RNA sequence: CCAGAGAAAAGGUAAACCUGCUGAAAGGCAGGGGCACAAAGUCACAGGUCUAAGGUAGCGAUACUAGGAUGGCUGGACUGCCUGG
Numbered sequence: 001c002c003a004g005a006g007a008a009a010a011g012g013u014a015a016a017c018c019u020g021c022u023g024a025a026a027g028g029c030a031g032g033g034g035c036a037c038a039a040a041g042u043c044a045c046a047g048g049u050c051u052a053a054g055g056u057a058g059c060g061a062u063a064c065u066a067g068g069a070u071g072g073c074u075g076g077a078c079u080g081c082c083u084g085g
Base pairs, nucleotide, nucleotide: 001085002084003083012037013036017032018031019030020029021028022027035072041078042077043076045075046074047073048070049069050068054065055064056063057062
């Protein structure tokens, strides 16, 4: 520097669910808990998906809308451990 079908070693993260806090909600944070992950490390740039406080329409039920969210939805960018060549 490149690759990794498989194996090994040191480890890492932490789904659902429960509790508390927070948020209009989606969700997030912390503790417990382990479904799984070789980038399930970081980043909302592009797409997808979720929510709709506020806004618009409506007599109303409600519908639409992202400045919100999602990296464990996909792509992309950057970075990391071990082995082999």

The RNA shown here (c-di-GMP-I riboswitch aptamer) has 85 nucleotides and comes from Paenibacillus sp. CAA11. Rfam family: c-di-GMP-I riboswitch aptamer. Rfam describes the family as follows. GEMM was predicted in a large-scale screen for bacterial structured RNA regulatory elements. The RNAcentral record of the sequence draws on Rfam. The model forms 95% of the base pairs in the Rfam consensus. Lineage of the source: Bacteria > Bacillota > Caryophanales > Paenibacillaceae > Paenibacillus. Its mean pLDDT, the model's own confidence on a scale to 100, is 84.